Molecule: transfer RNA
Organism: Candidatus Coatesbacteria bacterium RBG_13_66_14
Formats: sequence, C1' cells, structure tokens
RNA sequence: GGGCGGUUAGCUCAGCCGGUGAGAGCGCCGGUCUUACAAACCGGAGGUCGCAGGUUCGAUCCCUGUUCCGCCCACCA
Repeated sequence: GGGCGGUUAGCUCAGCCGGUGAGAGCGCCGGUCUUACAAACCGGAGGUCGCAGGUUCGAUCCCUGUUCCGCCCACCA
C1' cells in the first nucleotide's frame, strides 16, 4: 500500500433484502422477600446505532469518504 470482516446501552452481542416506541443477557439503581446478605420476583435509568457527507417522503440498514480493532496479501530493509 491492497483486500475482507467488525464498529449498536457500562460489558458481551442481536437486529436490518429501508417503514415510522432501537432490543436481549449481564451489570447499575429502587422495591418485595429476609434479622441481614445472596438468590428469586417486580419496576427503572442508561444509546448522536464510530464520525462526516449523499440518496430517499423516510436510513442502524443503501452509496461515498474516513477513525479505530482484527485477519490475510504485497512491498522495504
């Protein structure tokens, strides 16, 4: 330098052949229960869907550029 994959909640990830409340598990907060803790159950908070543009009536999803991470290839010494 080239190619491919990934980038979504604090963490691990789903979702998407565009359609209008953005999710799960764990974690966190509160409650019930308990002498208390844990577990269990109930409820809640938390997200510019990496960033910047474009297409569209409408984009997490399509297109372009780009950041970071991983893998492969090439080049140099």